[in-house]
Context: one part of a larger RNA
Molecule: small-subunit ribosomal RNA, central domain
Organism: uncultured Rickettsiales bacterium
RNA sequence: UUGGGCGUAAAGGGUGUGUAGGUGGUUUUGUAAGUUAAUUGUGAAAUCCCGGGGCUCAACCUCGGAAUUGCGGUUAAUACUAUGAGGCUUGAAUGAGAUAAGAGAUGGCAGAAUUUCUAGUGUAGGGGUUAAAUCCGCAGAUAUUAGAAGGAAUACCAGUGGUGUAGACGGCUAUCUUGGUCUUUAUUGACACUGAAACACGAAAGAGUGGGGAGCAAACAGGAUUAGAUACCCUGGUAGUCCACUCCGUAAACGAUGAUUACUAAAUGUCUGGAAGUAAUUCUGGGUGUUAAAGCUAACGCGUUAAGUAAUCCGCCUGGGGAAUACGGUCGCAAGACUAAAACUU
Numbered sequence: 001u002u003g004g005g006c007g008u009a010a011a012g013g014g015u016g017u018g019u020a021g022g023u024g025g026u027u028u029u030g031u032a033a034g035u036u037a038a039u040u041g042u043g044a045a046a047u048c049c050c051g052g053g054g055c056u057c058a059a060c061c062u063c064g065g066a067a068u069u070g071c072g073g074u075u076a077a078u079a080c081u082a083u084g085a086g087g088c089u090u091g092a093a094u095g096a097g098a099u100a101a102g103a104g105a106u107g108g109c110a111g112a113a114u115u116u117c118u119a120g121u122g123u124a125g126g127g128g129u130u131a132a133a134u135c136c137g138c139a140g141a142u143a144u145u146a147g148a149a150g151g152a153a154u155a156c157c158a159g160u161g162g163u164g165u166a167g168a169c170g171g172c173u174a175u176c177u178u179g180g181u182c183u184u185u186a187u188u189g190a191c192a193c194u195g196a197a198a199c200a201c202g203a204a205a206g207a208g209u210g211g212g213g214a215g216c217a218a219a220c221a222g223g224a225u226u227a228g229a230u231a232c233c234c235u236g237g238u239a240g241u242c243c244a245c246u247c248c249g250u251a252a253a254c255g256a257u258g259a260u261u262a263c264u265a266a267a268u269g270u271c272u273g274g275a276a277g278u279a280a281u282u283c284u285g286g287g288u289g290u291u292a293a294a295g296c297u298a299a300c301g302c303g304u305u306a307a308g309u310a311a312u313c314c315g316c317c318u319g320g321g322g323a324a325u326a327c328g329g330u331c332g333c334a335a336g337a338c339u340a341a342a343a344c345u346u
Stems, first nucleotide, its partner, number of pairs: 004317003007300002012314001014201004021194003025088007033081002035077008049065006091191001092188003095184005103177007110154001115149007125136002162169002206247006215241002220236004258313006266291011295302002319346003328339004
């Protein structure tokens, strides 16, 4: 391995594009490599197995057969696979006509709010907490009115609602760019699926250079609390958070559920197309939810968006700890990332 698994027990790669490879719709015909059958050569002897024979038997010895599941040649078969040639249209793609959207990039604009500054009114408190204090305030705070500056984020609408491969995406508007779905069945004619490697994208934090800095806020300082309090609470506050370019490449990157295809009761909500109908509504696609038939599951639960029934391809698991490790290698400015053991222990 034959013969196990991966939602929660160990185990689905963060996501995509895609090379090699593996797998692949329907039909006609040729070939006959795989495949099947027959025959032949070879497959040393001994051993093993079967049937005889010889030592009084047996062990042992000996004769014959079988076996040696393999390899080669020849002949034949052509269902399947393969391969050459030629078709087909249902898979796939393209065209035409519609359609929804926080899909992406760049620019412009807007109104609330916070903060600061200036000016006015006004006077003794304000702020904060379980309670306080640090803190701010007679050099006029808090409150209130008017004006200005600046940065960041876009209340309500807002919804198990939408879009995107994933990460993710939300004020309005302009320009540029991409993908999806439906209808039609016009075109090509299997052009498909998966995908080691490779490449691209990839939250937050972090890193480099230059800007920016309102609010928030690691670190840090102070006030409290406490036996202590390197915390929770409070007052402050720097990196950072924001922008441009570049790096990093990880997350409970989760549906803890890889991709694709086919099949297997229904009911109900919702988003978005199409058809019929005056309308109510019905039918038919594509998403997104709930409840449930069969079935599955250790159970929980899953259940046409499967964890059901099957097929193809990839990734991964093999007791706990040691170990998100060491060593080596590759990558990185660094932080570190990826790959990945053993002794020992239980």